[in-house]
Context: one part of a larger RNA
């Protein structure tokens, strides 16, 4: 000098962009963060409309017949988004191949199908246990829930052959033998889904070269250990798990074992080289109270699912049950430290939906905070009696503080008032019209804004509302007085202070950045 996710300390006018538990992965009250689909299905619990009945005449009751939709079955999502950074020195990241060893819902394309038939169960009805959380029986019903039969090939096993080709098992392509597997409705008749198989997309998974901190005051290390063989296991290969069998593997080119760590892209620094770092923001991992399992599924061994073990909080009728903020606010605690229990889904975007829509603490504002970074103001011009006061001096007098003030004119950024007003909004929605290739395009015209009556522009007042930190022996830009006397102090270094202190304290002066200034911390 530069730099910080920054602390303290003195001071503070305003705007735009930006950021904000680095420390206990510590414990958490409350509320909200993941639902939707009646165009799949039985219904009807609540709310409205309708009809009908009764009448006290403005209520009641009764109907699934409407709109709708409690809770109950199906379906898709929930594996996404968000968090975080404790483990981990590893095929974890990064970068380069490879999979002849793999899978991929919803999407797009292609191709063929969708024919019969069944038996349950939730919910509702009854009838019970329980303090609760919740369950047990009985009877009855639905379906895009489940089951069986049918047809079926470019699927899958089996078992033989034939072209081409390769990377060693082999791959593709194609011929024949036999045997196993599908499917679901709904409609306004236009679809919208349903089943197999190929292909793509997109995503995953899996191997392997190379790169990846510090200790040698860790030298040896390893029995599922290295390989084989059979098997089983996975979507898939492979000691991935087993049984049998051989004695391998790794190591001073540092195995092993200790510490420390999420890694990259970047990002500060520097002329590079390097050096040090991983805040926000993109990529990938890991984790979701500590530990384990595994179901479900096209995808997890699942943050806001299960079970079990452990700690620990709460509720209990003492039998038993309940819970996970490292999601957004928020609380206490810990520390020098880090915000509102805010609005809103209009915009991006995602899930469900045929859509309207419906949910979204993703996201968008928007609150606090000089934490940064960038910009603007605190006034311009004129004005010497070079005034009063201060301060200093060789002291009737002069220096300086100063064109500084007062005074006069000007100008209004900001400020505070008046009045206007936005883009973000369409490729949404809805109606209406027209075009055709019939489910789509195109015009019109209306109707949707959390921010926000906000930016922004415009009236009108009036210097009006607006400066302070450090510092001043040398290094280093700025000097005198006083007071104090190796005392009080200072102090990055080198040093100052013992009676003339430009170095302590205080003034006048003056430098030096300025809505900041300085201090300390840790980097280059």
């Nucleotide at each position: 000098g530069g730099a910080u996710g920054a602390a303290c300390g003195c001071u503070a006018g305003c705007g735009g962009g930006a950021g904000g538990c680095u420390u206990a992965a510590u414990a958490c009250a409350u509320g909200c963060a993941a639902g939707u689909c009646g165009a799949g299905g039985g219904g009807u619990a609540a709310c409205a409309u309708g009809a009908g009945a009764g009448c006290u005449u403005g209520c009641u009751c009764u109907u699934g017949a409407u709109g709708a939709c409690g809770a109950c079955c199906g379906g898709c999502g929930c594996a996404c988004g968000g968090g975080u950074g404790a483990g981990u020195a590893a095929c974890g990241c990064g970068u380069a191949c490879a999979c002849a060893a793999u899978c991929u819902a919803c999407c797009u394309u292609u191709a063929a199908c969708a024919g019969g038939g069944g038996g349950a169960u939730a919910g509702c009805c009854u009838c019970g246990g329980g303090a609760a959380a919740c369950u047990g029986a009985g009877a009855u019903u639905a379906a895009u829930a489940c089951c069986c039969c049918a047809u079926g090939g470019u699927u899958c096993c089996u078992a033989a052959g034939u072209a081409u080709g390769g990377c060693a098992u082999c791959a593709u392509a194609u011929u024949a033998u036999g045997g196993a597997u599908a499917a679901a409705g709904u409609u306004c008749c236009g679809g919208c889904g349903g089943u197999u198989a190929a292909a793509g997309a997109u995503g995953a998974g899996u191997g392997u070269g190379c790169g990846u901190c510090c200790u040698a005051u860790u030298a040896g290390c390893u029995a599922g250990u290295u390989g084989g063989u059979a098997a089983g296991g996975u979507a898939a290969c492979g000691g991935c798990u087993u049984a049998c069998c051989a004695a391998g593997g790794c190591g001073a080119c540092g195995a092993u074992a200790g510490g420390u760590a999420g890694g990259g892209g970047g990002c500060g620094u520097g002329a590079g080289a390097g050096c040090g770092u991983g805040a926000c923001c993109c990529c990938c991992c890991a984790c979701a109270c500590g530990g384990g399992u595994a179901c479900u599924g096209a995808g997890a061994c699942a943050c806001g699912g299960a079970c079990c073990c452990g700690a620990c909080u709460c509720c209990u009728a003492c039998g038993g049950g309940a819970g996970g903020c490292a999601g957004c606010a928020g609380u206490a605690a810990g520390g020098a430290a880090u915000a509102u229990u805010g609005g809103a889904c209009a915009a991006u975007g995602g899930u469900g939906g045929a859509a309207a829509c419906a949910c979204u603490g993703a996201u968008c504002c928007a609150g606090c905070c000089a934490u940064c970074c960038c910009g603007c103001g605190u006034g311009c011009a004129g004005g010497a009696a070079g005034a009063c006061g201060g301060c200093c001096c060789u002291a009737u007098g002069g220096g300086u503080u100063g064109u500084a003030a007062a005074c006069u004119g000007c100008u209004u950024u900001u400020a505070u008032u008046u009045g206007g007003a936005a883009a973000g909004a369409a490729u949404g929605g809805c109606a209406c019209c027209g075009a055709u290739u019939c489910a789509u395009c195109g015009g019109u015209g209306u109707u949707u804004g959390a921010c926000g009556g906000u930016a922004c522009c415009u009236u009108a007042u009036g210097a009006a509302u607006a400066a302070g930190c450090a510092c001043c022996g040398g290094c280093u830009a700025a000097c005198u007085c006083c007071g104090u006397g190796c005392c009080a102090g200072c102090a990055g270094c080198c040093g100052c202070g013992g009676u003339a202190a430009u170095a302590c304290g205080g003034a006048g002066g003056g430098u030096g950045c300025a809505a900041g200034c300085g201090u300390u911390a840790u980097c280059c």
A computed fold for a 524-nucleotide part of an RNA from a Saprospiraceae bacterium, annotated as small-subunit ribosomal RNA, 5' domain. It matches the Rfam family "Bacterial small subunit ribosomal RNA". The coordinates come from a structure-prediction model, not an experiment, and the mean pLDDT is 85.